Parts: sequence; structure tokens; C1' cells
RNA sequence: CUUGUCUCAGGGUAAACUCGGCGAAAGCCGGGGACGCAAAACUAGAGGGGCUUCAGCGCAAUGCUAUGCCAGCCAGUUGCCAAG
Repeated sequence: CUUGUCUCAGGGUAAACUCGGCGAAAGCCGGGGACGCAAAACUAGAGGGGCUUCAGCGCAAUGCUAUGCCAGCCAGUUGCCAAG
């Protein structure tokens, strides 16, 4: 560096759902729970994409708009073990 189809060690993480809390919401935190994951580790003030709309804009709308979010969407960075 490549591969992890089969395979070793230590393991790690934890979808849906559910209970409690926070939040306007998206969503987050903790308990239970495991669908999965070899990067499901880190990065969201300066790659793309997505979600939400309290406040704001608007006569109004099922409208517009992040300063709020998502890393288990892609991407970037780092990296354990095994084999080659």
C1' cells in the first nucleotide's frame, strides 16, 4: 500500500422501539434494547448534501431564511488485527 470472501486476539460501537430528562422543532443526553458497522473513531467557522423554523422576512401561504442540528449520506483526516 491492497484486501478482509473464508479466518486469529483484544474488543469497540449501538438502528428501530421504549422509559426518563433537555429543546419551539430538528435533534441531543442517560437507562433498557440490538438493526447493523473494520473506521458506525474525529471533523458541521471556511467541500457537497440533508433536517428543522423559535425568532426574522412576508398581506398571506403547505412560502423564504440558520444563528439550531445530522459524521449510522458522500467527503476529508487519523487508525487496531489478520493475510498478501
Molecule: c-di-GMP-I riboswitch aptamer